RNA sequence: GGGCCGUUAGCUCAGUUGGUCAGAGCAGUCGACUCAUAAUCGAUUGGUCACAGGUUCAAGUCCUGUACGGCCUA
Repeated sequence: GGGCCGUUAGCUCAGUUGGUCAGAGCAGUCGACUCAUAAUCGAUUGGUCACAGGUUCAAGUCCUGUACGGCCUA
C1' cells in the first nucleotide's frame, strides 16, 4: 500500500426486512430489608448510535468519505 471486520450508556454487549422505542446486564444514585455491613429486592439516572456527507416520507440499520482499533496479505 491492498483486502476484510468492528466502533451503540461509565464498562461488556444486543438491536430482525429501514418504521413510530434507542435497550439488557454490570456500575452509579435513592429506598426497602438488617443492630450494622454484605447479599437480595424495588425505583431511578445516564446516549450527538465514532465523525462528516448522501439516499428516503422516515436511517443505529442502506451508500460514500474520514478517524481509531483488530486480522490477513505484499